[in-house]
RNA sequence: UGAGCGGAGCAGACGAUCGCGGCUCCUUUUGGAGGUGAGGAAAGUCCGGGCUUCAUAGGGCAGGAUGCCGGAUAACGUCCGGUGGAGGUGACUCCCAGGCCAGUGCAACAGAAAAUAACCGCCGCGAAAGCGGUAAGGGUGAAAAGGCGGUGUAAGAGACCACCGCUGUCUCAGUAAUGGGACAGGCUGUGUAAACCCCAUCCGAAGCAAGACCAGACAGAACCGUUCAGUCGACCCGACAAGGUUCAGGUAGGUCGCUUGAAGCUUAUGGCAACAUAAGUUCUAGAUAGAUGAACGUCCACGACAUAACCCGGCUUACAGUUCCGCUCGUAUA
RNA sequence: CGGCGAUUAGCGCAGCCCGGUAGCGCAUCUGGUUUGGGACCAGAGGGUCGCAGGUUCGAACCCUGCAUCGCCGACCA
Numbered sequence: 001u002g003a004g005c006g007g008a009g010c011a012g013a014c015g016a017u018c019g020c021g022g023c024u025c026c027u028u029u030u031g032g033a034g035g036u037g038a039g040g041a042a043a044g045u046c047c048g049g050g051c052u053u054c055a056u057a058g059g060g061c062a063g064g065a066u067g068c069c070g071g072a073u074a075a076c077g078u079c080c081g082g083u084g085g086a087g088g089u090g091a092c093u094c095c096c097a098g099g100c101c102a103g104u105g106c107a108a109c110a111g112a113a114a115a116u117a118a119c120c121g122c123c124g125c126g127a128a129a130g131c132g133g134u135a136a137g138g139g140u141g142a143a144a145a146g147g148c149g150g151u152g153u154a155a156g157a158g159a160c161c162a163c164c165g166c167u168g169u170c171u172c173a174g175u176a177a178u179g180g181g182a183c184a185g186g187c188u189g190u191g192u193a194a195a196c197c198c199c200a201u202c203c204g205a206a207g208c209a210a211g212a213c214c215a216g217a218c219a220g221a222a223c224c225g226u227u228c229a230g231u232c233g234a235c236c237c238g239a240c241a242a243g244g245u246u247c248a249g250g251u252a253g254g255u256c257g258c259u260u261g262a263a264g265c266u267u268a269u270g271g272c273a274a275c276a277u278a279a280g281u282u283c284u285a286g287a288u289a290g291a292u293g294a295a296c297g298u299c300c301a302c303g304a305c306a307u308a309a310c311c312c313g314g315c316u317u318a319c320a321g322u323u324c325c326g327c328u329c330g331u332a333u334a
Numbered sequence: 335c336g337g338c339g340a341u342u343a344g345c346g347c348a349g350c351c352c353g354g355u356a357g358c359g360c361a362u363c364u365g366g367u368u369u370g371g372g373a374c375c376a377g378a379g380g381g382u383c384g385c386a387g388g389u390u391c392g393a394a395c396c397c398u399g400c401a402u403c404g405c406c407g408a409c410c411a
Base pairs, nucleotide, nucleotide: 001330002329003328004327005326006325007324008323009322010321012299013298014297015296017294018293020037021036023034024033025032026031039305043316044315046314047313048312049311050310051207052206053205054204063203064202065201066200067199068082069081070080071079072078083097084095085094086093087092098198099197103196104195105192106191107190119138120137121134122133123132124131125130146164147163149161150160151159165187166185167184168183169182170181171180172179173178211256212255213254214253220247221246222245223244224243230240231239232238249410250409251408263282264281265280266279267278268277269276270275300303335407336406337405338404339403340402341401344360345359346358347357354391362378363377364376365375366374384400385399386398387397388396
């Protein structure tokens, strides 16, 4: 200096004016003063949890989710570290990565055959038709019955042998996934589980328009009402009541939930890391038709995506520009 | 704010579960019939299956993300 990889951060700055939502204080009946007021994604609502109501002895069935191994965490489909595979010269990146020897299904067209293979070819018998053997060769296909070389044979074939691949056992390293080595099996079989399914683990349902309270208004009707429990009933049955659904009717007012939290920051310790523990320190929106805007001045790199609605942890998606740190491969010069 | 569903020809829909040829009705066009038109008869054309990525030999269909549209949800009794 060129190209690139990984990580972390900022999201115009400052001053003054007007306007808007909460809070505190003072005045007073609508004003004044002070202080405060969106994001890294507030988004999509794709996962997980808190919280609330309902249900629930326990367990199972059904249904759903996850899926190499170990760890982190409140929990997760997230994160961290590793294993295996794939890509890249490299820094590094990506992978729903359990099981088709439990069972079932599917594999269009082409092809003889798509899974208990004989179309052509090769070999044997036969006068021929044909019969038998054969998976080495051809052709079809996304995929064709371990690969390649030899031995062998009538021709062939893991039938046998060496190497490679696969599977299993033993052993060593590792918590484990797995890897190294040795030995054996001759390899009864292809793909697909983001096909049904099997195995292991986990999951009760709904969501702040949840739910609790206060005030006010109105008009009831039909149906269900299984088991246990309440009342009538000695018991069964039955009735009532509680409860539920639908239609009709009424109100669309207030308070709480509501923001201090698995919270942020700094330091120390443990850990490769995610993270955990301890000490100190900070307080940082809370509306309910819904507040953040407008305009001015100065400066620069000329400002993107986008606006909380119960709250957190993630994931995914959108994003002008810019800063810092670490690393890789080139080139040039010293 | 929360919870669901849909997207396939100009319009309304099937096909998706269980992957292999995209189809039905109306509409459009051409021809016939008619004096002419409608109706009728015969035939034809018209599809990025909302978009992107993945699994698979192969995707409208299976999986993931995104976009657009629609529906439902207040309280009392």
Two RNAs folded together computationally: RNase P RNA and transfer RNA, 411 nucleotides in total.
Rfam match: Bacterial RNase P class A. Rfam's curators write: Ribonuclease P (RNase P) is a ubiquitous endoribonuclease, found in archaea, bacteria and eukarya as well as chloroplasts and mitochondria. Its best characterised activity is the generation of mature 5'-ends of tRNAs by cleaving the 5'-leader elements of precursor-tRNAs. Cellular RNase Ps are ribonucleoproteins. RNA from bacterial RNase Ps retains its catalytic activity in the absence of the protein subunit, i.e. it is a ribozyme. Isolated eukaryotic and archaeal RNase P RNA has not been shown to retain its catalytic function, but is still essential for the catalytic activity of the holoenzyme. Although the archaeal and eukaryotic holoenzyme s have a much greater protein content than the bacterial ones, the RNA cores from all the three lineages are homologous -- helices corresponding to P1, P2, P3, P4, and P10/11 are common to all cellular RNase P RNAs. Yet, there is considerable sequence variation, particularly among the eukaryotic RNAs. Identified in Yersinia as Ysr151/RnpB.
The coordinates come from a structure-prediction model, not an experiment, and the mean pLDDT is 77.